[in-house]
Molecule: c-di-GMP-I riboswitch aptamer
Organism: Alkalibaculum bacchi
RNA sequence: UACAUCUAAGGGCAAACUUACCGAAAGGUAAGGACGCAAAGCUAUGGGCCUAACCGACUUAUUUGUCGCAAGGUAGCCAGUUGCAUAU
Repeated sequence: UACAUCUAAGGGCAAACUUACCGAAAGGUAAGGACGCAAAGCUAUGGGCCUAACCGACUUAUUUGUCGCAAGGUAGCCAGUUGCAUAU
C1' cells in the first nucleotide's frame, strides 16, 4: 500500500411507528423513536422495482373507468464510487 473482516476502541447512521408540513401518488423533510446496518457515506443517463400527474389510445351519453408512458421516486434492491480501525 492492497484485499479480507473474527474480536475490540472511538464513534456514526436510523427501520417500523407517532406528530407536523410538501406531493396527484410513489415518496420526501423535520422532531421523537430504534428494526437493524462495516459503508444503512456519496451517486438516479448501469440494471431492477414503485407511483402514473401531464400526455396518448380505448371506453362510458357527460363528471367515469381501463391500458401505455418518467426528464417523478427508491441508494435500507443490486450496482458504481469514496472511506475509519485493533489483531491476523